The RNA shown here (c-di-AMP riboswitch aptamer (ydaO/yuaA leader)) has 154 nucleotides and comes from Paenibacillus arenilitoris. Lineage of the source: Bacteria > Bacillati > Bacillota > Paenibacillaceae > Paenibacillus. The model forms 96% of the base pairs in the Rfam consensus. The RNAcentral record of the sequence draws on Rfam. Rfam family: c-di-AMP riboswitch aptamer (ydaO/yuaA leader). Rfam links the family to the GO terms regulation of gene expression and cyclic-di-AMP binding.

């Protein structure tokens, strides 16, 4: 001396996931963003589905004979009766792509994601009302290019 890894702080991001206040404390109450339900009119006459959420919809390869749902039994494994689907390939798994997504404005281009869970027989929209959330991950979308605006300054 240069180059990498760790850690903690500020600062930032992606999220709806912040803030403030009471209490020894466990816990609680507010604002503030956020989701679900719920009339009339309107729409549907979709009866298996449905929400959150960018995260859908496909090709190709491989495995492949069972998947899945109601009720009921069991501490749970998983079992039992009955509905759908399927072996003329249901259903997995990988690879590729793709609607779509983020940083304080448009627009191209790049590079990155393109997931995960939750209801449980039940939901359209929805005033009034009724009810839930406040986690989590992360080091850079201050990469370029054009174009628009605002502030300062001379």
């Nucleotide at each position: 001396a240069a180059g990498a890894a760790a850690a903690a702080a500020c600062u930032g991001c992606c999220u709806a996931a912040u803030u403030u206040c009471c209490u020894a404390g466990c816990g609680g109450a507010a604002a503030a963003c956020g989701g679900g339900g719920g009339a009339a009119c309107c729409a549907u006459c979709u009866u298996u589905g449905g929400g959150u959420g960018a995260a859908u919809u496909g090709a190709u390869u491989c495995c492949g004979a069972c998947g899945u749902c109601u009720g009921c039994c069991u501490c749970g494994c998983g079992g039992c009766c009955g509905g759908c689907g399927c072996c003329a390939g249901a259903g997995g798994a990988a690879u590729c792509a793709u609607a779509g997504g983020g940083g304080a404005c448009c627009u191209u281009c790049a590079a990155c994601c393109g997931a995960a869970c939750c209801c449980c027989a039940c939901a359209g929209c929805u005033a009034a009302c009724c009810u839930c959330g406040u986690c989590g991950g992360c080091a850079u979308u201050g990469g370029a290019a054009g174009g628009a605006g605002u502030u300062c300054c001379a």